[in-house]
């Protein structure tokens, strides 16, 4: 340093929502504020395209279609999600809110914004591969 065998352990989930420095308060922790980093997301030319006067247009998987005792409710349905990961299969689950405000296609340079909520205690299993710490 390289191969093979055994054996041991260890690990949250949806989601961009995470990890550092600093300052004041503070015994720690924490609070709060302020950079910064990662990760998210908007706006923005030429070039090409393309829509509006029936209003357009973000974030998000959450978008359509049909029915009913019609604003609500039910059935599917494009998509999405299920404990390392990739692909087939199965099964089960979600298919939503919000938001700008007559306005934004893409879009170099440029600008500008978020970095939160919520949930769970063995929790989905199978079949082929791949990754990976200790002895």
């Nucleotide at each position: 340093c390289g191969g093979c065998a055994g054996c041991c352990a260890a690990a949250g989930c949806c989601g961009a929502a995470u990890c550092c420095c600093g300052a004041c308060g503070g015994g720690c922790g924490c609070g709060c504020c302020g950079g910064g980093a990662g990760c998210g997301g908007g706006g923005g030319a030429a070039c090409c395209a393309u829509c509006u006067c029936u209003g357009g247009g973000g974030u998000g998987u959450a978008u359509u279609g049909c029915g009913c005792u019609u604003c609500g409710c039910g059935c599917a349905u494009a998509g999405g999600c299920g404990a390392c990961u990739u692909c087939c299969g199965a099964c089960g689950c979600c298919g939503a809110a919000c938001c700008c405000g007559u306005c934004a296609g893409c879009u170099a340079a440029c600008c500008c914004c978020g970095u939160a909520g919520g949930c769970c205690u063995c929790a989905u299993c199978g079949g082929a591969g791949g990754u990976g710490g200790g002895c």
Molecule: c-di-AMP riboswitch aptamer (ydaO/yuaA leader)
Organism: Chloroflexota bacterium